[in-house]
C1' cells in the first nucleotide's frame, strides 16, 4: 500500500527541548510566542482484539454482566470541531436559489481485527 468488517456525541496532561504553523484534504471557525505542532520523559484514559479473575447460567463450553488494566495496538482542544453528496420536512426568496435550519443515509478521514 489494497481489500473486507466493526466503530467514531464517552473518557484521559504535565515537565523539558525545539521554534512557527497546526488542525487529513477544500471552505468555514478554531488553537498558536502567554510558545502551538513536533520529539522525549513521566502521567492518564479504556476504545479494538487477546489473556485473567469474579458473578450468572450450563453436563461442560458459548453467552450475559462487573473488575483491573496484564500482553498487543490505540487516544489524551473543540461530536470525527462543523459542512462537503443525496433525500425528507421546516423558513425564506421567488428573477424558482437548492440560500438557511433539522433530522435520516452516505462519501471521506481515524482506529482495531481479519485477508492479499
Nucleotide at each position: 500500500u489494497u481489500c473486507u468488517u466493526a466503530u467514531c456525541a464517552a473518557g484521559a496532561g504535565a515537565a523539558a527541548c525545539c521554534g512557527a504553523g497546526g488542525g487529513a484534504c477544500a471552505g468555514g471557525c478554531c488553537c498558536u510566542a502567554a510558545g502551538a505542532c513536533g520529539u522525549u520523559u513521566c502521567g492518564g484514559c479504556a476504545g479494538c482484539a487477546g489473556a485473567u479473575u469474579u458473578g450468572u447460567u450450563u453436563a461442560a463450553c458459548c453467552g450475559c454482566a462487573a473488575a483491573a488494566a496484564c500482553u498487543g495496538u490505540g487516544c489524551c482542544a473543540a461530536c470525527u470541531c462543523c459542512u462537503g453528496c443525496a433525500a425528507a420536512u421546516g423558513c425564506c426568496a421567488u428573477u424558482u436559489g437548492c440560500g438557511c435550519a433539522u433530522u435520516u443515509g452516505g462519501a471521506a478521514g481515524a482506529u482495531g481485527a481479519g485477508a492479499a